[in-house]
Context: one part of a larger RNA
RNA sequence: GAGUAACGAUAAAAGGGGUGAGAAUCCCCUUCGCCGUAAACCCAAGGUUUCCUACGCGAUGGUCGUCAUCGUAGGGUUAGGCGGGGCCUAAGGAUAAGCCGAGAGGCGAGGCCGACGGACAACUGGUUAAUAUUCCAGUCCUACUACGCAGUGCGAUGGGGGGACGCUUUAGGCUAAGCGAACCGGAGCCAUGGAUGAGCCCGGACAGAAACCCAAAGGGGGCUAUAGGCAAAUCCGUAGCCCAAUACCGGUGGGUGGUGUGGAAGCCGCAAGGUGACAACUCGCCGAAGCCAGGGAGCCGAGAAAAGCCUCUAAGCAUAACUGCGCAGUACCCGUACCGUAAACCGACACAGGUGGGUGGGUGUAAAUGCACCAAGGCGCGC
Numbered sequence: 001g002a003g004u005a006a007c008g009a010u011a012a013a014a015g016g017g018g019u020g021a022g023a024a025u026c027c028c029c030u031u032c033g034c035c036g037u038a039a040a041c042c043c044a045a046g047g048u049u050u051c052c053u054a055c056g057c058g059a060u061g062g063u064c065g066u067c068a069u070c071g072u073a074g075g076g077u078u079a080g081g082c083g084g085g086g087c088c089u090a091a092g093g094a095u096a097a098g099c100c101g102a103g104a105g106g107c108g109a110g111g112c113c114g115a116c117g118g119a120c121a122a123c124u125g126g127u128u129a130a131u132a133u134u135c136c137a138g139u140c141c142u143a144c145u146a147c148g149c150a151g152u153g154c155g156a157u158g159g160g161g162g163g164a165c166g167c168u169u170u171a172g173g174c175u176a177a178g179c180g181a182a183c184c185g186g187a188g189c190c191a192u193g194g195a196u197g198a199g200c201c202c203g204g205a206c207a208g209a210a211a212c213c214c215a216a217a218g219g220g221g222g223c224u225a226u227a228g229g230c231a232a233a234u235c236c237g238u239a240g241c242c243c244a245a246u247a248c249c250g251g252u253g254g255g256u257g258g259u260g261u262g263g264a265a266g267c268c269g270c271a272a273g274g275u276g277a278c279a280a281c282u283c284g285c286c287g288a289a290g291c292c293a294g295g296g297a298g299c300c301g302a303g304a305a306a307a308g309c310c311u312c313u314a315a316g317c318a319u320a321a322c323u324g325c326g327c328a329g330u331a332c333c334c335g336u337a338c339c340g341u342a343a344a345c346c347g348a349c350a351c352a353g354g355u356g357g358g359u360g361g362g363u364g365u366a367a368a369u370g371c372a373c374c375a376a377g378g379c380g381c382g383c
Stems, first nucleotide, its partner, number of pairs: 013031006032380004040359004046339002050337001051075006060068002080141002082335004087118002092113002098107003122139005142331004147326006153317002158312004166299005172292003178285004183204004188200002190197001205261003212255003218249002220243007228236002262281001266275003300303001345354002361374005
């Protein structure tokens, strides 16, 4: 220079009460304003205790500070079913054998590792200051082991089936979400001219085993022969014949379902909570990009693999093994707090930047995730 610039989005504050040595800044209440395909909610990555509580205010906080994502201490993350592993394979990786190279080293079928893909069993409610599909309550499910009963040619690292897939478009049946109600239930209200009314205001659900009902899609059944499926086969394939097709099988999905849970406004209470309430818990409309689903059709660029699963036999076994039912027992390791369009991640900062997936209500508008205003919820951006 200078007590100058600045104090980081122009979404905005005001009043009252409380605490305290001290309050524009902390807490509570009442108004006001802002977001509302977000400035709300859930998850992944990343962070790694920042979560909750008590006690603090020297520093950190662009002011203040009794407050804090700050300091000190204590507490907090509970799983057979959620995610990962004890299962599978992809690109790719690392490689016994083997090949190449003077060496260092390079390549390398099979097998191995490797998910964001495949496979695989749990929902609702309650509860904590802080966790919950994990604890608790209720109702379910999976695998393995033992035993019992019944039955059967049982049996695999091998054969076969299946898993199993593109893009565009599309039918049907549902559900979610939403809307309405003169019907059902409910504390209360009738003001200032009118209204005691089919008045105003609030609510009218969630889960759900067996049995039952209902689609749409999907699947033919049997006999004989058999040079293929590197052995075998009753399986698959191939060939022939017979039967059936409004049938039969199937049981994903939806509805219903004993029962359980939840249950508003208003009023009372500092709060927890109580009351309303033995609440009602019904009908209609609309309707998805979600579900049935591996559905259908069209098209050319012709759209993973392996395991689980089903089936067939081989060796072997049949004193076994497997299947069904019942009953009992068992069920390992890791993650789980909190932030997560952000003051907690990446940007030297409590930085107007960046950050993948899902949910995302109402009214108006031809429509929309647009625009405007609002709900739930969250904020007013630390002078």

Predicted 3D model of a 383-nucleotide part of an RNA (large-subunit ribosomal RNA, domain III) from Meiothermus hypogaeus. Its mean pLDDT, the model's own confidence on a scale to 100, is 82. It was read from a public genome assembly. NCBI's taxonomy places the organism under Bacteria, Thermotogati, Deinococci, Thermaceae, Meiothermus. It matches the Rfam family "Bacterial large subunit ribosomal RNA".